[in-house]
RNA sequence: GGCCGAACCUCUGAGAAGAGGACGGGGGACCCAAAUCGUUGGGGUGCAUCCCGGGAAACCGGGAGCGGCAGCUCUUUCAGCCGUAACCCGUCAGCUAACCCCGUAGGCCGCUGAAAGAGG
Numbered sequence: 001g002g003c004c005g006a007a008c009c010u011c012u013g014a015g016a017a018g019a020g021g022a023c024g025g026g027g028g029a030c031c032c033a034a035a036u037c038g039u040u041g042g043g044g045u046g047c048a049u050c051c052c053g054g055g056a057a058a059c060c061g062g063g064a065g066c067g068g069c070a071g072c073u074c075u076u077u078c079a080g081c082c083g084u085a086a087c088c089c090g091u092c093a094g095c096u097a098a099c100c101c102c103g104u105a106g107g108c109c110g111c112u113g114a115a116a117g118a119g120g
Base pairs, nucleotide, nucleotide: 001109002108003107004106008021009020010019011018012017022104023103024102025101026100027099032094041092042089043088044087045086049064050063051062052061053060054059065084066083067082068081069080072119073118074117075116076115077114078113079112
């Protein structure tokens, strides 16, 4: 000076922390949808899922899909590169107005180029 991400801003406070704004997430009616059983049940955050092959497994390879990649910002297209994790609830949750609850972390980099449009 930047990147991923909701994870930022303001006030008070010596600090810890608290409050508010903003952003993000969950629960929760009628209607609609669904309707039993499954125990390796079911569900949630997230881009991070599915298929094929190898392997006893861990895992490895490939493909599709999804996601990311500063030079003012946003959108679209092309090419290139990279990721495709991790965690949580605890037998329980469809959608869902009112209403209720929760989070504001962590990690990383001297870099990915081009074209079109709009704004500034």
Molecule: c-di-AMP riboswitch aptamer (ydaO/yuaA leader)
Organism: soil metagenome